[in-house]
């Protein structure tokens, strides 16, 4: 250089054939408890790596770029 694959919440990951962005952990508040832990309930938290294109509609499809991993000369 070329090929493949990945990039989504603080962390680990989902999101099917393009149609409301979600789960677990963690965090905050509350309940329970003499207190703590555990358990239960609720909540907050996202420019879906960046830029553009297609489309009524893009995390998803197309193009370019950036970064990680693997392969190859």
């Nucleotide at each position: 250089g070329c090929c493949u694959u990945c990039g989504u919440a603080g962390c680990g990951c989902a999101a099917c054939u393009g149609g409301c962005a979600g789960c677990g952990c963690g965090u905050g508040a509350g309940a329970c408890u003499u207190c703590u832990a555990a358990u239960c309930u609720c909540a907050a938290g996202g420019u879906u790596g960046c830029g553009g294109g297609u489309u009524c509609g893009a995390g998803u499809c197309c193009c370019g770029c950036c970064g990680g991993a693997g392969g190859u000369u």
Model confidence (mean pLDDT): 80 of 100. Predicted 3D model of a 73-nucleotide RNA (transfer RNA) from Dermatophagoides pteronyssinus. It matches the Rfam family "tRNA". Rfam classes the family as a transfer RNA. Its family is annotated with triplet codon-amino acid adaptor activity in the Gene Ontology. The sequence is in RNAcentral, with records from Ensembl Metazoa and Rfam. The source organism's lineage runs through Eukaryota, Protostomia, Ecdysozoa, Arachnida and Dermatophagoides.